This is a predicted structure of a 126-nucleotide RNA (c-di-AMP riboswitch aptamer (ydaO/yuaA leader)) from uncultured Conexibacter sp.
The model forms 96% of the base pairs in the Rfam consensus.
Its mean pLDDT, the model's own confidence on a scale to 100, is 83.

[in-house]
RNA sequence: CGCUGAAUUCCCGCCGUGCGCGGGGAGCGGGGGACCCAGGACAUCGGGGCGAAUCGUGUCUCAGCACGUAGCGCCGCUCUUUCGGCGCGAGCCCGACAGCUAACCCCGUAAGCAGAGGAAAGAGGA
Numbered sequence: 001c002g003c004u005g006a007a008u009u010c011c012c013g014c015c016g017u018g019c020g021c022g023g024g025g026a027g028c029g030g031g032g033g034a035c036c037c038a039g040g041a042c043a044u045c046g047g048g049g050c051g052a053a054u055c056g057u058g059u060c061u062c063a064g065c066a067c068g069u070a071g072c073g074c075c076g077c078u079c080u081u082u083c084g085g086c087g088c089g090a091g092c093c094c095g096a097c098a099g100c101u102a103a104c105c106c107c108g109u110a111a112g113c114a115g116a117g118g119a120a121a122g123a124g125g126a
Base pairs, nucleotide, nucleotide: 002113003112004111008026009025010024011023012022013021014020015018027109028108029107030106031105032104037099046097047094048093049092050091055068056067057066058065059064071088072087073086074085075084077124078123079122080121081120082119083118
């Protein structure tokens, strides 16, 4: 200097002085929650949330593995589009319970990385 991500910034207090702890804002992000609308009740075979991370096939079933796939990310001034290249396609949480949803209520603001950095058109910025 740069990347994934909502995960940045300001103020106050504390002491063990640290990318520390506690509290309060702003910004960003998420959930719950009416009428109306939608849905159609039974069910444990539960149901739901964050996230791009779903779905399928091959395997004796599972596990594992492999190949695809919806979708997502990166290529260094920013944005959109096109081409080219390289990757991801996980994990976790709630706990019998939640459609949408104004008012209102609640919660998060982490963690982890890279190593020379393609091209074109348009618009902007410097």